[in-house]
Molecule: RNase P RNA; transfer RNA
Organism: Alphaproteobacteria bacterium
RNA sequence: UCAGAAGGCUGGAUAACCGCGUGGAUAUAAGCAGCGUCCUCCCGUUUACGGGUAUGACGGCUUUUAAAAAUGAGGAAAGUCCGGGCUUCACGAAAACAUGGUGCUGGAUAACGUCCAGGUGGCGCGAGCCAACGGAAAGUGCAACAGAAAGUAAACUACCUUAUUUAUAAGGAAAAGGUGAAAAGGUGCGGUAAGAGCGCACCGCUUGUGUGGCGACAGACAAGGCAUUGUAAACCCCACCAGAAGCAAGACCAAAUAGGAAUGGCACAUAGGCAUGUUUUCUGCCUGUCAUUCGGGUAGGUUGCUUGAGGUAUUUGGUAACAAAUAUCCCAGAUGAAUGGUUAUCUAAACAGAACCCGGCUUAUAGGUCUUCUGACAAU
RNA sequence: GCCCGGGUAGCUCAGUGGUAGAGCAGAGGACUGAAAAUCCUCGUGUCGAAAGUUCAAUUCUCUCCCCGGGCA
Numbered sequence: 001u002c003a004g005a006a007g008g009c010u011g012g013a014u015a016a017c018c019g020c021g022u023g024g025a026u027a028u029a030a031g032c033a034g035c036g037u038c039c040u041c042c043c044g045u046u047u048a049c050g051g052g053u054a055u056g057a058c059g060g061c062u063u064u065u066a067a068a069a070a071u072g073a074g075g076a077a078a079g080u081c082c083g084g085g086c087u088u089c090a091c092g093a094a095a096a097c098a099u100g101g102u103g104c105u106g107g108a109u110a111a112c113g114u115c116c117a118g119g120u121g122g123c124g125c126g127a128g129c130c131a132a133c134g135g136a137a138a139g140u141g142c143a144a145c146a147g148a149a150a151g152u153a154a155a156c157u158a159c160c161u162u163a164u165u166u167a168u169a170a171g172g173a174a175a176a177g178g179u180g181a182a183a184a185g186g187u188g189c190g191g192u193a194a195g196a197g198c199g200c201a202c203c204g205c206u207u208g209u210g211u212g213g214c215g216a217c218a219g220a221c222a223a224g225g226c227a228u229u230g231u232a233a234a235c236c237c238c239a240c241c242a243g244a245a246g247c248a249a250g251a252c253c254a255a256a257u258a259g260g261a262a263u264g265g266c267a268c269a270u271a272g273g274c275a276u277g278u279u280u281u282c283u284g285c286c287u288g289u290c291a292u293u294c295g296g297g298u299a300g301g302u303u304g305c306u307u308g309a310g311g312u313a314u315u316u317g318g319u320a321a322c323a324a325a326u327a328u329c330c331c332a333g334a335u336g337a338a339u340g341g342u343u344a345u346c347u348a349a350a351c352a353g354a355a356c357c358c359g360g361c362u363u364a365u366a367g368g369u370c371u372u373c374u375g376a377c378a379a380u
Numbered sequence: 381g382c383c384c385g386g387g388u389a390g391c392u393c394a395g396u397g398g399u400a401g402a403g404c405a406g407a408g409g410a411c412u413g414a415a416a417a418u419c420c421u422c423g424u425g426u427c428g429a430a431a432g433u434u435c436a437a438u439u440c441u442c443u444c445c446c447c448g449g450g451c452a
Base pairs, nucleotide, nucleotide: 001376002375003374004373005372006371007370008369009368010367012346013345014344015343016342017341018340020072021071022070026066027065029063030062031061032060035059036058037057038056040054041052042051043050044049045048074351078362079361081360082359083358084357085356086246087245088244089243099242100241101240102239103238104118105117106116107115108114119133120131121130122129123128134237135236139235140234141231142230143229156177157176159172160171161170162169163168185203186202187201188200189199190198204226205224206223207222208221209220211218212217250303251302252301253300260294261293262292263291264290265289266288271287272286273285274284275283310329311328312327313326314325315324316323317322381451382450383449384448385447386446387445390404391403392402393401398435406422407421408420409419410418428444429443431441432440
């Protein structure tokens, strides 16, 4: 210098003017059938207490109106994919079953499918990166087409032997060809009619013993000729976890109209229904109307609402995630929903806008900037 | 804001691991003097997008995009 790897920070700035949300120092007006203290006044008496109430002064509380300071989106506020707080409902407790989820090991955490450290496998010259990474010798299913054969194996071409020979038939074998995503340990030597773990060496695999490690796992030694194909993001088995719904959850206050209940007044004139098998009369109750009260609940309002597993700095413990201690700070809270507009300067200004709150993941993102590390080339 | 369902041919829908179909619509032919109906034949898909698992994905898993519905 070029090409990379890993991890942070930032996310237009400054000034002027205008506007919006939150906020409520302070001022203002009204009230308390005067809440507290003091002065004055009145009453009682042991002249210092008790009681009374009105005026005044200083406060207190409630409400009205005005209003200063201060403060006002994000790294993802997004997707709603996980986990937790909080709330309501369900539930005597525990276990089992079902359903759903997670899945190498150890740790962190309120919890997690997140994070940290490690193991194994794969990729890269390397710095580093990636992995749904338990179980296929518990069981069941599936493996289309092609191919001789697709999992208790099997034999098309070719090879070898025998039947006298070509042809053909019977047998042997699983090395060569061919098919397929996948063909039953691999390479070499011996062996054989031809061959084959048939035998041997090395490598792989399985089983056993023992060593190191908390563990995943790694190394060693011995045995077995290999009997054991793939698929569990197919059913399933094993271990662990989980009650359900969500702030439009929930709580409180509460109009008008209609309907419900109670009590009382009026009308019981006319009319209807019921009380008897029918008819008439009388009586009782209901249907009517007015007023008051009560309860549910709608519109609407208040609350939930932002001080929290909070931020920043330092120290200590830990490889780290993280934890503890001390100091310090308060940093949006709307409800048709504020966080903006104009002007000036600077090349240009990404993705994008809180709605109950936190911890993560995922996705989008112009530009700027910092730290550590790797490889190649050149110079000293 | 929160919670559900869906995306396959021009349209309406099947298919849920083995290479994608049905009806309507469209094109050509037959029948008819001509048209409709009827009969015969034919074409048509990046299976919303991109990754992963698998020999193989419309189908299984995950992440995005779009559409529809419910809750005061």